This is a predicted structure of a 117-nucleotide RNA (SAM riboswitch aptamer (S box leader)) from uncultured Peribacillus sp. Model confidence (mean pLDDT): 80 of 100. The RNAcentral record of the sequence draws on MGnify. NCBI's taxonomy places the organism under Bacteria, Bacillati, Bacillota, Caryophanales, Peribacillus.

[in-house]
RNA sequence: UCUUAUCCAGAGAGGUCGAGGGAAUGGCCCGUUGACACCUCAGCAACCUUCAUUGAUGUAAAUCUAUGAAAAGGUGCUAAUUCCACAAGUUACGUUUGGAUAACUUGGAAGAUAAGA
Numbered sequence: 001u002c003u004u005a006u007c008c009a010g011a012g013a014g015g016u017c018g019a020g021g022g023a024a025u026g027g028c029c030c031g032u033u034g035a036c037a038c039c040u041c042a043g044c045a046a047c048c049u050u051c052a053u054u055g056a057u058g059u060a061a062a063u064c065u066a067u068g069a070a071a072a073g074g075u076g077c078u079a080a081u082u083c084c085a086c087a088a089g090u091u092a093c094g095u096u097u098g099g100a101u102a103a104c105u106u107g108g109a110a111g112a113u114a115a116g117a
Base pairs, nucleotide, nucleotide: 001117002116003115004114005113006112007111012041013040014039015038016037020030021029022028026084027083042078043077044076047074048073049070050069051068052067053066055064056063057062082110086107087106088105089104090103091102092101
């Protein structure tokens, strides 16, 4: 860099440091009552992993789909939906027109994580 899947659920204490941090412009938040980061311990989850059941292919070995269970190991995660935003549509409010605001639905961009190349 590419492909596939997921991203409205879940889960924090202690120590060190000391001013910015939440990816990016804006909004809105977090932060000297110490954020962010790092370390230790704990936890969450179930992508890789293991087991069971069902179904498909197969002579078989095995592979794949779906569901459920487990958590030793490899990752990941533990403020806010990926914090929000972009486009279209619907509804409400409003209206001379144009537009703006809010909620919801669908789609997209960018990003994050995993597995593979």